Source information
The RNA shown here (SAM riboswitch aptamer (S box leader)) has 99 nucleotides and comes from Sphingobacterium olei.

Order: sequence, then structure tokens, then C1' cells
RNA sequence: CGCUUAUAGAGAAAGGCAGAGGGACUAGACCCGUUGAAGCCUUAGCAACCUGUCUCUUGACAAGGUGCUACAUUCUACUCCGAAGGGGAAAGAUAAGCU
Repeated sequence: CGCUUAUAGAGAAAGGCAGAGGGACUAGACCCGUUGAAGCCUUAGCAACCUGUCUCUUGACAAGGUGCUACAUUCUACUCCGAAGGGGAAAGAUAAGCU
């Protein structure tokens, strides 16, 4: 990098450096941003996929490996039902496994 499976409801930020972008990509919309974006570092936290212990197959606890800490997989794009609106797919994200 690719393939398979599962999940996406909720949750959790301060400081320092830095200096104009960011919300995955393309287009449009919407939103955040010099009252400081991205990125990096420190500390803290959230969650519980793998993991460990107990229980004994269901759950509890812990937090070692990951992940995450504006709002929302933000909406539209492909498809279905449609008045509003909703469902699905695709794509992307995370985890586990495989090549």
C1' cells in the first nucleotide's frame, strides 16, 4: 500500500513554540481562525478495539499497544421513497486480522 470484518450514539483541553490557514480529497454551501488556523512539544483528560485481572461467557475493573480531545463521518453530489424529511450506497476515519 492492498484485502476482510466491526464501529461511529456519547465522551474528553490547558500551556509553550509557530504564524495563515482549517473542518480527509474535488466543487458548491455552511462553520472555525491574527481575541492566533495547520504543525510540533509538554502536561492533563476521554473512550475501551486489542490486552490484563476477576467472574465464568455475560459482565465488572485496570489502562500496557493504538486512537481521540470545536461543532457535526457538517450538508449537497450516486441511488430509493418523498412535501418536509428520511433510508441506502460509495468514499474517508478508527480498531483487529490477513497478504